[in-house]
Context: one part of a larger RNA
């Protein structure tokens, strides 16, 4: 010194990113018990009292009176509590080995494929799964209790139907073309032949036109599909501000409803509360850089080893150390 326990005057979170850690509370019986709530909870809400032995009584629960200690739940073992907020409803799952959490998962809800030899999956095939199932099943996305509701856009992709027109593959098709050459022919000859030229059929190459699906253009549907969801100038009898007008663009211009937010740069925005003093926090404002409706929107009781602030008890967290035990180090052997 360190490690693990035990005590501590006075103060009490002054520590410290942060009450981390530690103290408090404690089981059991009585009384008592708030907002809020989905009536079922909240709730062991909170806050209070009680308890040992002896003798009498006793309806056998307990009453009464005394008795001892510092101390009666006498050892151990055994909840701190309370307000607000913010994600998630909830119970659960999850990175065996830095991360339990707001991720996942879920009941719910919708979209969507699939009529059974089902779709989907696995495999070269048999074959197996789905499923000894049959649309109130089954697979695939998303959303994620519950309550209020989920708005405009279909121009872009993206599915779905649709066939009339364009473009289109192999294959059909064969007009013509090419190369061979049996002929025939034209110049030249030393009469042997030589160099041109046309050139059937047959074989060979190449091949236009014509025909030709699905696709794509193309027309229509569809956002709880994948996305989106404006700009500038004016204008009211005090300023301001603009219900209002113009214009320009767009598939449409962001609706209800929250809004400095797990989203706000500027920024510790401004006010209001808490505090002696609060970048945090609560409440409200809207100038939303760069919220918004199942990539859900806003709310919501209960629920959590979540994460933010406050407070109340309590305490060596700390003012600021000290004792004291065990073990290690260290010294001698």
């Nucleotide at each position: 010194u360190c490690a693990u326990g035990g005590c501590u005057a006075a103060g009490g979170a002054a520590c410290u990113a942060g009450g981390c850690a530690a103290a408090u509370u404690a089981a059991c019986c009585c009384c008592g018990u708030a907002a809020c709530u989905u009536c079922g909870g909240g709730a062991g809400a909170a806050g209070g009292g009680g308890a040992g032995c002896c003798a009498u009584c006793u309806u056998c629960g307990g009453a009464u009176g005394g008795c001892c200690g510092c101390a009666g739940a006498a050892a151990a073992a055994u909840g701190g509590c309370c307000c607000a907020g913010g994600c998630g409803a909830c119970u659960g799952u999850u990175u065996a080995u830095c991360a339990a959490a707001a991720a996942c998962a879920c009941a719910u809800g919708g979209c969507u494929u699939u009529g059974c030899a089902a779709a989907a999956u696995u495999u070269u095939a048999a074959g197996a799964u789905g499923a000894a199932g049959u649309a109130u099943a089954a697979g695939g996305c998303c959303u994620g209790a519950c309550a209020c509701c989920u708005g405009c856009c279909c121009g872009g992709u993206g599915c779905c139907g649709g066939a009339a027109g364009g473009u289109u593959a192999a294959g059909u098709g064969g007009a013509g073309a090419u190369g061979u050459u049996a002929u025939c022919u034209u110049c030249c000859u030393u009469c042997g032949g030589g160099a041109g030229g046309a050139g059937a059929a047959g074989c060979u190459u190449c091949u236009a036109a014509a025909u030709g699906a699905a696709g794509c253009c193309c027309c229509g549907g569809u956002a709880a599909a994948c996305g989106g969801c404006g700009g500038c100038c004016g204008u009211a009898a005090c300023u301001a501000u603009a219900a209002c007008g113009g214009u320009c663009c767009u598939a449409a211009g962001g609706u209800a409803g929250c809004g400095a937010a797990a989203u706000u740069c500027c920024u510790u925005g401004u006010c209001g509360g808490g505090u002696a003093a609060g970048u945090u926090c609560c409440g409200a404002c809207c100038u939303g850089c760069a919220c918004g409706a199942a990539u859900g929107g806003u709310g919501u009781a209960a629920c959590g080893a979540u994460c933010u602030g406050g407070g109340c008890g309590c305490u060596g967290u700390c003012u600021c150390a000290g004792c004291c035990a065990u073990g290690a180090g260290c010294u001698c052997g």